[in-house]
RNA sequence: GAAGACGGUCGGAUAGUCGCUGUUGCUUGUCAACGGAGGAAAGUCCGGGCUCCACAGGGCAGGUCGCCAGGUAACGCCUGGGAGGCGCGAGCCUACGGAAAGUGCCACAGAAAAUAUACCGCCUGUCAUGAUCUUGACAGGUAAGGGUGAAAAGGUGCGGUAAGAGCGCACCGCGCUGCCGGUAACGGCAGUGGCAGGGUAAACCCCGACCGGAGCAAGACCAAAUAGGGAAGCAUUGCCGUUGCCCGCGGCCGCUUCCGGGUAGGUUGCUUGAGGCGUCCGGUGACGGGCGUCCCAGAUGAAUGACUAUCACGGCAGUUUCGGCUGCUGACAGAACCCGGCUUACAGACCGUCUUCCCCC
Numbered sequence: 001g002a003a004g005a006c007g008g009u010c011g012g013a014u015a016g017u018c019g020c021u022g023u024u025g026c027u028u029g030u031c032a033a034c035g036g037a038g039g040a041a042a043g044u045c046c047g048g049g050c051u052c053c054a055c056a057g058g059g060c061a062g063g064u065c066g067c068c069a070g071g072u073a074a075c076g077c078c079u080g081g082g083a084g085g086c087g088c089g090a091g092c093c094u095a096c097g098g099a100a101a102g103u104g105c106c107a108c109a110g111a112a113a114a115u116a117u118a119c120c121g122c123c124u125g126u127c128a129u130g131a132u133c134u135u136g137a138c139a140g141g142u143a144a145g146g147g148u149g150a151a152a153a154g155g156u157g158c159g160g161u162a163a164g165a166g167c168g169c170a171c172c173g174c175g176c177u178g179c180c181g182g183u184a185a186c187g188g189c190a191g192u193g194g195c196a197g198g199g200u201a202a203a204c205c206c207c208g209a210c211c212g213g214a215g216c217a218a219g220a221c222c223a224a225a226u227a228g229g230g231a232a233g234c235a236u237u238g239c240c241g242u243u244g245c246c247c248g249c250g251g252c253c254g255c256u257u258c259c260g261g262g263u264a265g266g267u268u269g270c271u272u273g274a275g276g277c278g279u280c281c282g283g284u285g286a287c288g289g290g291c292g293u294c295c296c297a298g299a300u301g302a303a304u305g306a307c308u309a310u311c312a313c314g315g316c317a318g319u320u321u322c323g324g325c326u327g328c329u330g331a332c333a334g335a336a337c338c339c340g341g342c343u344u345a346c347a348g349a350c351c352g353u354c355u356u357c358c359c360c361c
Stems, first nucleotide, its partner, number of pairs: 001357010012311007020036006026029001038332001042343002045341005050215004057247004062211005067081005082096001083094004097206002102204002104200003119146002121142008154172006173195001174193008219268004229259006238252005275294008313330007
């Protein structure tokens, strides 16, 4: 100097004028003070807090997750480790339990994709032929070589054989057993066995762990109005509730369906929290604890804004006496009960750590 990897921050500020809104105060005026939309408020994908239903239980169905250990209120999230894979590397990815429980699938090509098979080939014997060679036919052996394919009876080498083949041996791979290290996933070492042909479970399935339901339009209270209406069915061998089903449990003069009428207004839930910030301690880390400090939106057809001026950080264009000047321009996007995550969108400006390459000293 160039190219990368990982993590983090900001994504405007000040002043004035006018406007909206929450809380508090008082001299109750549209007066004063303090405050007022995000890193994703988005998607509604997960998990909860909270509210209601239920004597809150059990089973089946269904769903989610799937290496190990931690964190957390919890999770399908996060952190650290292991294994496999990619990268020169910093690092990154993983829908990561089981294929020896069973079933299914592996197109085309190929002889054959599994109870495997013989297209080309290799070897032996017989005949054509009296000998050799060649060729052909038949019988037997073979799966090492070639071909097809993503994948073909584990791989490489040596020996052996008529020719071959784990047929034998060495090493590797695989299975089993033991010991050592580690909380564990797993790793290392040793022995043993010629060894169940591969892939696929993001196919069905098996195994393990977990899971009540509905949701702030939940729910509670007040006020007002109407028609405390009408019809049909069931009524303990029943109905209703408890997610779907069953058992169990609870309630019972109610419940279900249809027609018709009135109201749809107000208060609350509603923002002090698994809270923010600072600092110390523990931990590799996620995170946890101690101390101190702060209050930081609560609207309800939906406030949180508009204008002017200046400044800051950039980008583009023009110009320059190289100090600068002028003009234009700068993303994704608006809380609605709250919180922890994940995913998606994002113009521009920065910061830190690490890796590789080139050049010079």
Molecule: Bacterial RNase P class A
Organism: Sedimenticola sp.